[in-house]
Model confidence (mean pLDDT): 82 of 100. Small-subunit ribosomal RNA, 5' domain from a metagenome, 545 nucleotides, folded computationally. Rfam family: Bacterial small subunit ribosomal RNA. Gene Ontology terms of the family: ribosome and structural constituent of ribosome.
Context: one part of a larger RNA
RNA sequence: GAACGAACGUUGGCGGCGUGCUUAACACAUGCAAGUCGAACGAGAACGUCCCGGCUUGCCGGGAUUAGUAAAGUGGCGCACGGGUGAGUAACACGUGAGUAAUUUCCCUCUAAGCUUGGGAUAACACUGCGAAAGCGGUGCUAAUACCGAAUAAGACCACGGUAUCACAUGAUACAGUGGGAAAAGGUGGCCUCUGUAUAUGCUAUCACUUGGAGAUAAGCUCGCGGACCAUUAGCUUGUUGGUAGGGUAACGGCCUACCAAGGCCAAGAUGGUUAGCUGGUCUGAGAGGAUGAUCAGCCACACUGGAACUGAGACACGGUCCAGACUCCUACGGGAGGCAGCAGUGGGGAAUAUUGCGCAAUGGGGGAAACCCUGACGCAGUGACGCCGUGUGAGUGAUGAAGGUUUUCGGAUCGUAAAGCUCUGUCAGAUGGGAAGAAUAAAGGCAGGGAAAAUAUUUCUGCCUGAUGACGGUACCAUCAGAGGAAGCACCGGCUAACUCCGUGCCAGCAGCCGCGGUAAUACGGAGGGUGCAAACGUUGUUC
Repeated sequence: GAACGAACGUUGGCGGCGUGCUUAACACAUGCAAGUCGAACGAGAACGUCCCGGCUUGCCGGGAUUAGUAAAGUGGCGCACGGGUGAGUAACACGUGAGUAAUUUCCCUCUAAGCUUGGGAUAACACUGCGAAAGCGGUGCUAAUACCGAAUAAGACCACGGUAUCACAUGAUACAGUGGGAAAAGGUGGCCUCUGUAUAUGCUAUCACUUGGAGAUAAGCUCGCGGACCAUUAGCUUGUUGGUAGGGUAACGGCCUACCAAGGCCAAGAUGGUUAGCUGGUCUGAGAGGAUGAUCAGCCACACUGGAACUGAGACACGGUCCAGACUCCUACGGGAGGCAGCAGUGGGGAAUAUUGCGCAAUGGGGGAAACCCUGACGCAGUGACGCCGUGUGAGUGAUGAAGGUUUUCGGAUCGUAAAGCUCUGUCAGAUGGGAAGAAUAAAGGCAGGGAAAAUAUUUCUGCCUGAUGACGGUACCAUCAGAGGAAGCACCGGCUAACUCCGUGCCAGCAGCCGCGGUAAUACGGAGGGUGCAAACGUUGUUC
């Protein structure tokens, strides 16, 4: 000099864009943060309103509506994303480059084929039992895209051998052969041409469903190289190192087990200890380098502490389950409930870090055919000069160089065109009025063309037209009004280092980054006048280069 997620002191007009628990991965009151689908399924209220009847005149009973709505249940998809934190981790965790011929991949896209036929349950519900509660049973009824059989099935899978093309460590791909065991579900809309009296069956469109192939996306695993400190850590290792066989996994593998061998690592630093999330980046520097890893982005790890598996395409799962532990709460003492390192917020710790706000309008995500619902992701607003940037606090004129302050050699000098006065301007703030962009391929409707279809039902694709919706916010912005009015401080002035005099003090009080200053004329302490520097900031402290 530059920088900062800074803090402290003095001061503080406005705006834009950013940014804000670095400490206790300490404990948490309260609210919200993951639901959705009735076009998978069975069932299905009440309040209220209206009508009728009975009378004890404000009650009872019935019906319609509320409404196939609410709440609950079965089932599907999602809850493994998004959001937080950095405790652990010195490791294939990360970065980079390869490999997987050792692998998986829900949803999505393209493509090939299919979607036949049966069955038994169960929740909800009703009745009932236990319990303070949390909750747990018993009996009976019922549905499905829930569950379970049977059929059919390939170039998918398994076993056995074969040919060709690649690869060279096993093998991969393609083609056929023999044998074996494997699948499914319906919903919604439209139509009556054919069989048929009509609903239906059926046909058809679309969305689902099943089995393959290819892709995309997302992951798993393996390897080369790279990036901390300590030798005042020198030896470490028994599933250890390798083999055979088996198990296990989506998959290779001591990953696990049995047996066999005795290996494996290490001064090019094993083992142990300390510290630490890693990277893109960030800061500094001419660079080389050094320091660092807040915000943003990628990866990893964790979710009160420790362990475990279940479900699932995917978890060993932050707002799931089970066990153990610590802590907090409820209890009828028998037993139960909980997990903010999600967003706000509270206590505590600390030098120190914000609102228990608004909205799903946009972007994105989940569910749904859609309408739509959910979304503390996100978009906004609030708060803090915490940072960067912009802008204002007025402009011109004005010498009797006013008054006043300071100083003086008493003549003067200086503050100083500074003020006052006069003439103007109108940024910001204020008032009044107007007032956005951010909003679109929404749904739905219409028209035209193409496809499916028997079809002018219906449906799908493409193009055009109509078409609702704004949290921010009456905000930005614009116009008008009034009026210099409401808006400047902080540090320094001995040298380094820009800026000097007077008074007070008298090695005292004090200053100080270094040199040093102060013991009676202190430009160095304290005050004043003046000056210098920066400016809505200025200094100090801390840290890095």